[in-house]
RNA sequence: GUUUGAUCAUGGCUCAGAACGAACGCUGGCGGCAUGCCUAACACAUGCAAGUCGAACGAGAAGCUGCUUCGGCCCCGUGGAAACUGGCGCACGGGCGAGUAACGCGUGGGAACCUACCCUUGGGUACGGAAUAACGGUUGGAAACGGCCGCUAAUACCGUAUACGCCCUAUGGGGGAAAGAUUUAUCGCUCUAGGAGGGGCCCGCGUCCGAUUAGCUUGUUGGUGAGGUAACGGCUCACCAAGGCUGCGAUCGGUAGCUGGUCUGAGAGGAUGAUCAGCCACACUGGGACUGAGACACGGCCCAGACUCCUACGGGAGGCAGCAGUGGGGAAUAUUGGACAAUGGGGGCAACCCUGAUCCAGCAAUGCCGCGUGGGUGAAGAAGGCCUUAGGGUUGUAAAGCACUUUCAGUCGUGACGAUGAUGACGUUACCUACAGAAGAAGAUCCGGCUAACUCCGUGCCAGCAGCCGCGGUAAUACGGAGGGAUCGAACGUUAAUCGGAAUUACUGGGCGUAAAGCGCGCGUAGGUGGUUCAUUAAGUGGGAUGUGAAAGCCCUGGGCUUAACCUGGGAACUGCAUUCCAAACUGUUGAACUAGAGUACGAUAGAGGGGGGUAGAAUUCAGAGUGUAGCGGUGAAAUGCGUAGAUAUUCUGAGGAAUACCGGUGGCGAAGGCGGCCCCCUGGAUUGAUACUGACACUGAGGUGCGAAAGCGUGGGGAGCAAACAGGAUUAGAUACCCUGGUAGUCCACGCCGUAAACGAUGUCUACUAGCCGUUGGGAGGCUUGACCUUUUAGUGGCGCAGCUAACGCGAUAAGUAGACCGCCUGGGGAGUACGGUCGCAAGAUUAAAACUCAAAUGAAUUGACGGGGGCCCGCACAAGCGGUGGAGCAUGUGGUUUAAUUCGAUGCAACGCGAAAAACCUUACCAGGCCUUGACAUCCUGAGAACUUUCUAGAGAUAGAUUGGUGCCUUCGGGAGCUCAGUGACAGGUGUUGCAUGGCUGUCGUCAGCUCGUGUCGUGAGAUGUUGGGUUAAGUCCCGUAACGAGCGCAACCCUUAUCCUUAUUUGCCAGCACAUUAUGGUGGGAACUCUAAGGAGACUGCCGGUGACAAACCGGAGGAAGGAGAGGAUGAUGUCAAGUCAUCAUGGCCCUUACGGCCUGGGCUACACACGUGCUACAAUGGACAGUACAGAGGGCCGCAAUACCGCGAGGUGGAGCUAAUCCCAGAAAACUGUUCGUAGUCCGGAUCGGAGUCUGCAACUCGACUCCGUGAAGUCGGAAUCGCUAGUAAUCGCGAAUCAGCAUGUCGCGGUGAAUACGUUCCCGGGCCUUGUACACACCGCCCGUCACAUCAUGGGAGUGGGCUGCAAAAGAAGUGGCUAGUUUAACCUUCGGGAGAACGGUCACCACUUUGUGGUUCAUGACUGGGAUGAAGUCGGAACAAGGUAACCGUA
Repeated sequence: GUUUGAUCAUGGCUCAGAACGAACGCUGGCGGCAUGCCUAACACAUGCAAGUCGAACGAGAAGCUGCUUCGGCCCCGUGGAAACUGGCGCACGGGCGAGUAACGCGUGGGAACCUACCCUUGGGUACGGAAUAACGGUUGGAAACGGCCGCUAAUACCGUAUACGCCCUAUGGGGGAAAGAUUUAUCGCUCUAGGAGGGGCCCGCGUCCGAUUAGCUUGUUGGUGAGGUAACGGCUCACCAAGGCUGCGAUCGGUAGCUGGUCUGAGAGGAUGAUCAGCCACACUGGGACUGAGACACGGCCCAGACUCCUACGGGAGGCAGCAGUGGGGAAUAUUGGACAAUGGGGGCAACCCUGAUCCAGCAAUGCCGCGUGGGUGAAGAAGGCCUUAGGGUUGUAAAGCACUUUCAGUCGUGACGAUGAUGACGUUACCUACAGAAGAAGAUCCGGCUAACUCCGUGCCAGCAGCCGCGGUAAUACGGAGGGAUCGAACGUUAAUCGGAAUUACUGGGCGUAAAGCGCGCGUAGGUGGUUCAUUAAGUGGGAUGUGAAAGCCCUGGGCUUAACCUGGGAACUGCAUUCCAAACUGUUGAACUAGAGUACGAUAGAGGGGGGUAGAAUUCAGAGUGUAGCGGUGAAAUGCGUAGAUAUUCUGAGGAAUACCGGUGGCGAAGGCGGCCCCCUGGAUUGAUACUGACACUGAGGUGCGAAAGCGUGGGGAGCAAACAGGAUUAGAUACCCUGGUAGUCCACGCCGUAAACGAUGUCUACUAGCCGUUGGGAGGCUUGACCUUUUAGUGGCGCAGCUAACGCGAUAAGUAGACCGCCUGGGGAGUACGGUCGCAAGAUUAAAACUCAAAUGAAUUGACGGGGGCCCGCACAAGCGGUGGAGCAUGUGGUUUAAUUCGAUGCAACGCGAAAAACCUUACCAGGCCUUGACAUCCUGAGAACUUUCUAGAGAUAGAUUGGUGCCUUCGGGAGCUCAGUGACAGGUGUUGCAUGGCUGUCGUCAGCUCGUGUCGUGAGAUGUUGGGUUAAGUCCCGUAACGAGCGCAACCCUUAUCCUUAUUUGCCAGCACAUUAUGGUGGGAACUCUAAGGAGACUGCCGGUGACAAACCGGAGGAAGGAGAGGAUGAUGUCAAGUCAUCAUGGCCCUUACGGCCUGGGCUACACACGUGCUACAAUGGACAGUACAGAGGGCCGCAAUACCGCGAGGUGGAGCUAAUCCCAGAAAACUGUUCGUAGUCCGGAUCGGAGUCUGCAACUCGACUCCGUGAAGUCGGAAUCGCUAGUAAUCGCGAAUCAGCAUGUCGCGGUGAAUACGUUCCCGGGCCUUGUACACACCGCCCGUCACAUCAUGGGAGUGGGCUGCAAAAGAAGUGGCUAGUUUAACCUUCGGGAGAACGGUCACCACUUUGUGGUUCAUGACUGGGAUGAAGUCGGAACAAGGUAACCGUA
């Protein structure tokens, strides 16, 4: 950082840090110091890595010198090769980590030992002897390598003598050495004692994981004796005993060299064991011994095995885990270098020789450290790049330019330390001087958040990125590129592995009511823990001292390299172990005591505590009998079922099984499970009272053991009711369910198993402490007023609640508070309580209990919403009550669909569908066909020409093209300018093309619903809450009261307009009461200003008044007055927001797209199509009506491209004509229903008017597709409309006409106007929508939500599986090389002895024992594989259902069948 809309918590995942023997990618200047096969303990060509000594010995090549008869001579001297005998070394040094879980290592101790060379001490070093290699001869073999014969020496070998001390001893005694060389000074040799250093052995403690490894062991454990060893010891053997180890983890399996240290970390820890140092182990694999002071021996031997090589096929040879190097493996790790100059080692008296130890060099940015790649100045802020709001910004003093410097690298020269004399591989050394020139030297990663750093272009869920969250579906700071920026810098990133963060295994330092986590409950073993007092001891504990804790490293402090890294001196530290001394508080040990814990005895009390036996009544069912008749039963409604063979109902009698109403109660008892009629018997526990006794006897409790609901299992009974399975009937799309009718196991009893439950208080047991209040059960004490009393105490059982705790919810003396003791359990979700293995079980199954793989979450509590086939309250023409419609008919109109060249486009539940469109014949017009234009029909700029403009004709469908007539304009400072037209050039125009999911604006809708918020305060860890909830009230969050809230804002209301009454003012075009004039008549005229009207300003209504209700409120109800009464009526006015609602085709606008076309012009067509479906309307179906005649009353509008009167013509639409009117003046303009009268008489009609035929009128360039109207004729459907559904609460519905906008013409549509003028509302149960409160929630894209399982497909890992193939291993056998030991009657035999025969001794051979390889049988374990098969996980928008979340529509869940 990441779970959520948000929050807190829990909890995992991930990141930032450090570090590395690293590797990979990109890049790469220098130096210093380090480091460099982590893999195949895989195989190795070649060279080198252990020799040396002539002062131990014999022999003596070549060469030199000398001599020479030139063939040689070896006489003398020198010399000391290759070898041989002998001595010392080769057991060190160097490598590697396979094995080893062990006295292997670490640490501290111990006694029964050995020790060459070295040091110290004391002796000795005498006399003899026999051989043998080399060598010579001969001979075998391919070779390796031998055989036989002969000669010879020694510091080689043997004997004797001697023996202070030494060894053995039976205490008498016995045994045991030597070597010389030589330069005469030493070096050696031998015996002996001691030392130093080295080594062997033993012991305490520490030293990985697994119990799905619980028992192991027969030389095993001990003893006695013997053997063996340098030495103790079952080390080995004989005998005897039966022991020894183990839950404090034996045995077995897996893994691993151990340590100083290293990395990390605040530390405690965790991880690790490269380089350096100590120890161990190993040397092709296995076994074995020899030699030696030392080995069971890396560059020795023997045997066996595998492999490689040589071979003449008979036989031989070899061992790089030494240094280089090769192949192989691998992501990956260097030169077949130089030198012994230094340090060290071996040999030697020494010179010296050897030394791949070592010192150096080479290779590698592998790491750490240091240095450089220039520094100064330089604004015209150059050019170029990138961005841009086009102004500029940025790259950027950066560059260029100017004047400087020379570290490093380079060139020439000089030249150390390392060496106290000689000796220098390194060495073209380090260092120093000089010289030249900015000259030769910068990249990598990143830029969404974490995490420092942002823009443009490309791409378009593609390509890709990604550590986690996550980016990408046309405006990507997340992909790719660019510019810019950030961080590091000779590096920078990535990957792997480690520690950290992670208190995420919690010792320091966590948890378990609901997040993961208390065993279902007791008893009890080991263990852990344990009351009071005194004494004791000193194990723990505290302190001191001593020894040790290697060096290096870390740390501190000095010093040396120019600095640093690095090297080096000193110190500290090494938290440990051991020994010893002191202390005695606490814990422990031991002893003595105590009574407060615990227990025992005695008396009482309550109780569904347990087991057994008996018994009672009610009810169900069944059976018998009676009465009685047609139904009963059951459900939402039914049916199956029962019943005329008599049910149900009812009465009586009988049978049988199970369970015990009322009492009955957050009452009682029990450890839990659990326990309920009554009586009897047996029995456990608890409480209580007073005294006595015991004297810590206690608590907990791993293993162990017992109990343990229901279901289930076994055997035998029993069986009334209920009731899995099953059957039938319903329901349903289906219904293997819910509902109904039946019904078997089972439920019951006895005995035996099982051992699990949401076995729950989801809360382990015990102890102590810590405010109160109220109930209730059992017991005790006290009091009085003796009660249904009060006070108090104790043991239970409940409700609130302080402190405290808690993530919150909540807990709160019955703790989840404060502490102590002990046990159990947890460590992300899923996979999985599953697999395998073990144990238990008759079975079902239980218990113990993983991993692979997969996800970045899963989870708890609380919050705000939304939702519920949850609840409460309230409102609305929401229902109800009414009136009239729609849905049926015909037509009009819109839409879908279909059709078409095109039927342009949009709107699509309410909230699209007489909508955009307040007017599609052309135009409109966006669509289609055809014909045309390309700077364009339109805008700005530039250049040139021309006045503009206009008449007529021709071709064409027209656009257009050609010809033609008239015409020379305006202003002027005379330079020119403005406007218009045409032509040209390019910038550009143009687009009803796309995206309403990029947008502005506008609009719809919830909804004229009463809501939506804020500041401060308060509460809460917080999201949030409060306010805004509550009680009333209202149309209203309207007002009042209450109130941790107090105020405020947007909404409501009011202010605005119209209308209803009155007043004032005004008086024309309107009006005319009164006064006149005139007329048949008329405000026609003079006049008037009363009335109506007009239009400006006022008044009026406020619950103001009265009564009642209410809480003394707000308010409501009723009344008076009033034109109007509680908002008088209507309108305008639409909060925060919701729907990615609608509109890019009103307009505007970003991005994208077209540019001789997706632009523009024209003609014709289409938008008017038509099987059909839907919406909205008109007209009807008639008598409350139709027709005819007559008569009456409006309001609001419009009118000069206009409205048009009188008059005349026409049946009529209309025509002719034109008074008046720019309008309170004239016109449109006759209002209609109504009223009066006549007629029709219930019929498809004198209803209805569709459709069609004919004839016309008007508008218009033009009525064919495709206008309206008139007249004559025609006269369709339709007789009131199924399911369903709409509007309306009063001047409303219904009904009647009138006007206007658009408009040349076209209205059944729309917007207005008035006329006539109802019915009903009990009420809020229900439907719909909404508001408030509350509740549940697994929803938050918010129920159109979420989500489960089967099936199908694909991929992945895994279990089972007839088996198959490997590895390791146990047991029982076989086998037996080399070797060692025992025995040996065979063979051979120099030293010594001998009586000379032989003996002693030895070697070889034989044999026995042990034993490696190997073989067989049978087990165990592990890995791989396997037809088929089981479940699991993950995947795109698949199939079927709809289990869970709301009362999820049958409450859910747990165990079982």